RNA sequence: GCCGGGGUAGCUCAGUUGGUUAGAGCGUCGCACUCAUAAGGCGGAAGUCGUGGGUUCGAGCCCCACCCUCGGCA
Numbered sequence: 001g002c003c004g005g006g007g008u009a010g011c012u013c014a015g016u017u018g019g020u021u022a023g024a025g026c027g028u029c030g031c032a033c034u035c036a037u038a039a040g041g042c043g044g045a046a047g048u049c050g051u052g053g054g055u056u057c058g059a060g061c062c063c064c065a066c067c068c069u070c071g072g073c074a
Stems, first nucleotide, its partner, number of pairs: 001073007010026004019057001028044004050066005
């Protein structure tokens, strides 16, 4: 330099042909339970969806450029 995968909550990841609420598990906070702790139970908070543009009535999803990361080729 070229090709390909990935970037969504603190972490690991889903997200269906673009459609009206952006989710799960773990973690975290609170509550209840217990003499107490753990486990298990109930509830809550937490997101500029990598960045900037574009298309569209509407974008996590489509298009363009760029950034980061992983792998391959040279």
Transfer RNA from a Patescibacteria group bacterium, 74 nucleotides, folded computationally.
The sequence was found in a public genome assembly.
The prediction has a mean pLDDT of 81.
It matches the Rfam family "tRNA". The family's RNA type in Rfam is transfer RNA. Rfam links the family to the GO term triplet codon-amino acid adaptor activity.